[in-house]
RNA sequence: GGGGAAUUAGCUCAGUUGGUAGAGCACCUGCCUUGCAAGCAGGGGGUCAGGAGUUCGAAUCUCCUAUUCUCCA
Numbered sequence: 001g002g003g004g005a006a007u008u009a010g011c012u013c014a015g016u017u018g019g020u021a022g023a024g025c026a027c028c029u030g031c032c033u034u035g036c037a038a039g040c041a042g043g044g045g046g047u048c049a050g051g052a053g054u055u056c057g058a059a060u061c062u063c064c065u066a067u068u069c070u071c072c073a
C1' cells in the first nucleotide's frame, strides 16, 4: 500500500432480507433474612463509532472518515 471482518446499554452480544432498539450479567429500589448472599417484584441507563446521501421511514442500503482484528505484498 491492497483485500476482508468488526464497531449497538457499564460488560458480553442479538436485532435474517428498511417499519416503535432488545436479552443476559451488572446497577438502583422494595420484599424476604438477625445480617449477607441467593430468590422474587419493580425501575433507570443508548446521538446504534463519526459525517453525508437515498427513502414517507435507516442499526439495517450507498459513500467518506476513525479505531480494532485478520490476510496479501
Base pairs, nucleotide, nucleotide: 001072002071003070004069005068006067007066010025011024012023013022019056027043028042029041030040031039049065050064051063052062053061
Molecule: transfer RNA
Organism: uncultured Clostridia bacterium